Background: The RNA shown here (Bacterial RNase P class A) has 371 nucleotides and comes from an uncultured Rhodobacteraceae bacterium. It was read from a public genome assembly, where an Rfam model found it.
[in-house]
RNA sequence: GCGGAUGGCUGGAUGGCUGCGGCAGAAAUGUCGAGGAAAGUCCGGACUCCAAAAAGCACGGUGCCGGGUAACGCCCGGCGGGGGUAACCCUAGGGAUAGCGCCACAGAGAACAGACGGCCUGCUACAAGUAGGUCAUGGUGAAACGGUGGGGUAAGAGCCCACCGCGCGAGCGGCAACGCAAGCGGCAUGGCAAGCCCCACCGGGAGCAAUGCCAAAUAGGGACCGCGUGUCGCAAGACAGGGCUGCUUGAGCCCGAGCAGGUCCGGGUUGGCAGCUAGAGCGCGUCUGGUAACAGGUGCGUCAGAUGAAUGGUCAUCCAGGGUGGUUUCGGUCGCCUGGACAGAAUCCGGCUUACAGGCCAUCCGCGCAA
Numbered sequence: 001g002c003g004g005a006u007g008g009c010u011g012g013a014u015g016g017c018u019g020c021g022g023c024a025g026a027a028a029u030g031u032c033g034a035g036g037a038a039a040g041u042c043c044g045g046a047c048u049c050c051a052a053a054a055a056g057c058a059c060g061g062u063g064c065c066g067g068g069u070a071a072c073g074c075c076c077g078g079c080g081g082g083g084g085u086a087a088c089c090c091u092a093g094g095g096a097u098a099g100c101g102c103c104a105c106a107g108a109g110a111a112c113a114g115a116c117g118g119c120c121u122g123c124u125a126c127a128a129g130u131a132g133g134u135c136a137u138g139g140u141g142a143a144a145c146g147g148u149g150g151g152g153u154a155a156g157a158g159c160c161c162a163c164c165g166c167g168c169g170a171g172c173g174g175c176a177a178c179g180c181a182a183g184c185g186g187c188a189u190g191g192c193a194a195g196c197c198c199c200a201c202c203g204g205g206a207g208c209a210a211u212g213c214c215a216a217a218u219a220g221g222g223a224c225c226g227c228g229u230g231u232c233g234c235a236a237g238a239c240a241g242g243g244c245u246g247c248u249u250g251a252g253c254c255c256g257a258g259c260a261g262g263u264c265c266g267g268g269u270u271g272g273c274a275g276c277u278a279g280a281g282c283g284c285g286u287c288u289g290g291u292a293a294c295a296g297g298u299g300c301g302u303c304a305g306a307u308g309a310a311u312g313g314u315c316a317u318c319c320a321g322g323g324u325g326g327u328u329u330c331g332g333u334c335g336c337c338u339g340g341a342c343a344g345a346a347u348c349c350g351g352c353u354u355a356c357a358g359g360c361c362a363u364c365c366g367c368g369c370a371a
Stems, first nucleotide, its partner, number of pairs: 001367010012318007020033005035342001039353002042351005047207004054249004059203005064078005079093001080091004094198002099196002101192003116138002118134006146164006165187001166185003171180003211274004221265005230239003241255005279303001281302009319340001321338007
């Protein structure tokens, strides 16, 4: 200097005039007022109600180990596997010997496979044909039932040997996943579970349009179903019974048949207040522990609450970037033109994912050059 990788910051500034919302105030006025993603609605919670436990099943989610967290499918650190020269990145990471299923086409043959071309031997001296042996070599394919080298054979084959690979592995290291590994060996029973499934662990449902209060209005609406309607008791009540909750048990609640409950049709309320924002807070430091995520302590500062939905508009100057012309001591400087991304709170918080013009910082890897 060029290329690459990882992490982070910012994403305009100032002033005048004017417009809007909250809070304070009698008023004047003061003060505060969109994000790193506010987005997606994908996870987890806080909070509210159902509603008042639990167990099992169904259903759904996660899936290596250890740690963090209120919790998570998130984060940190490791292990295994894959990609890359590397820095780094990805991870679809329990089980294929519990069972079922799939692997198109091509190809001889796709999981107890297979003989097409070819090679070898015999009939036979050659060709053609035929019988037998073989699958090392060629071809098909995403993938062909181990690879390389040697020996051996009629030709071949783990047939035999060496190394690799595969399986089992004493012992050692590590909290663990796992790693190293003496030795032994039938020398080998493909892939897909992000196919169903098996295993382990986790999980009530709905959601601020939750929920609560005030005011007001209407139709205390209509139709149908609702088996049984019992026993004791003076009565109250109890038992049996009917019903509600994904299912069963259980627990709780409702009902007494003109019922509880279920199905369908229809009417009124579209108003106001609360919920509504100071907490698992945020920002900038700092101390202790920890590899880190993070935990504990401490100092300073800080906080939109709208409700058809506020946080804006305009003018001027400056600035990042781009283009162009001149000048230069090559550091720079002057003029003109242009011009600043993704995007908008709605109960709140912790994450993940996606979008982002331009500018800046730090660290690491590779290549080249110079000293």

The coordinates come from a structure-prediction model, not an experiment, and the mean pLDDT is 76.